Transfer RNA from Thelotrema lepadinum, 72 nucleotides, folded computationally. Taxonomically the source falls in Thelotrema (Eukaryota, Lecanoromycetes, Ostropomycetidae, Thelotremateae).
[in-house]
């Protein structure tokens, strides 16, 4: 320096146009003599960033930023 693939609560990860979902963590209850573990119930995500197209965008488009990989 070319090319591809990803960026979504703390973490992993789903969601491929119509109000973002699950499992682990976290808080509150219950259960238990007591702890786990087990129900249950809540909090927590302008969905890398700035513009376009759409009535409507996490999802398409186009250019940045960042991580991985390849190739030279």
């Nucleotide at each position: 320096a070319g090319c591809a693939a990803c960026g979504u609560g703390g973490c992993a990860u789903a969601g491929u146009g119509g109000c973002a979902a699950u499992g682990c963590g976290c808080u509150g209850g219950g259960c238990u003599c007591a702890u786990a573990a087990c129900c249950c119930a809540g909090a927590g995500a302008u969905c890398c960033c700035u513009g376009g197209a759409u009535c409507g965008a996490a999802a398409c488009c186009a250019g940045g930023c960042g991580u991985u990989g390849c190739u030279a």
About this RNA: It matches the Rfam family "tRNA".